[in-house]
RNA sequence: AACUUAUCAAGAGCAGUUGAGGGAUCUGGCCCGUAGAUACUGCAGCAGCCAAACUUCAUCAAGUUUUGGUGCUAAUUCCAGCCAAAAUGAACCGCUACGAUAGCUGUCUUUUGGAAAGAUAAGGA
Numbered sequence: 001a002a003c004u005u006a007u008c009a010a011g012a013g014c015a016g017u018u019g020a021g022g023g024a025u026c027u028g029g030c031c032c033g034u035a036g037a038u039a040c041u042g043c044a045g046c047a048g049c050c051a052a053a054c055u056u057c058a059u060c061a062a063g064u065u066u067u068g069g070u071g072c073u074a075a076u077u078c079c080a081g082c083c084a085a086a087a088u089g090a091a092c093c094g095c096u097a098c099g100a101u102a103g104c105u106g107u108c109u110u111u112u113g114g115a116a117a118g119a120u121a122a123g124g125a
Base pairs, nucleotide, nucleotide: 003123004122005121006120007119008118013043014042015041016040017039021032022031023030026081027080028079029078044073045072046071048070049069050068051067052066053065054063055062056061077117082114083113084112085111086110087109089108091107092106094104095103096102097101
């Protein structure tokens, strides 16, 4: 590194350095950015996972706070892309019937669920 399991709608910013791009990747959208983004560092903070302490308890287990490890501190993992279901149209393509018109399939749009990919933790090696 692969792989396994769990979680991903909540939460939490200032300063210094840097200096043009950045938001993982590709495409599209949207957003952040010389009024300084991104990245790095310091301090502060958050509380998800793991560990320890403490409390309750016969045990299993539970609780809260603290400490430690890791993580995180724009936007749901910023949104969509693949699959399925549902809904809508005054839209579009096609087909069928037809007097106006109606019906059907698909596309687009919206919503929901899932997948994929990614991130983090704990294993694993």